[in-house]
Molecule: transfer RNA
Organism: Halteria grandinella
């Protein structure tokens, strides 16, 4: 330098055009002699940033930033 992937809740990760979930973690209940385990209930994210396309973008496109594989 050139090529691909990825970037979403506190963490690994769905969703992949119609105003986002899971699971663990967290917190608050129940249950226990206390804790842990189970069981229920909440909270938690303007989906890297701009721009563009759309009636509507996390979602399709360009650009840039970060990460990671590879070629030279």
């Nucleotide at each position: 330098g050139g090529g691909c992937c990825g970037u979403u809740a506190g963490c690994u990760c769905a969703c992949c055009g119609g105003u986002a979930g899971a699971g663990c973690a967290a917190u608050c209940g129940a249950c226990u002699g206390c804790a842990g385990a189970u069981c229920g209930a909440u909270a938690g994210g303007u989906a890297g940033u701009u721009g563009g396309u759309u009636c509507a973008a996390u979602u399709c496109c360009g650009a840039c930033a970060c990460g990671g594989c590879c070629c030279u």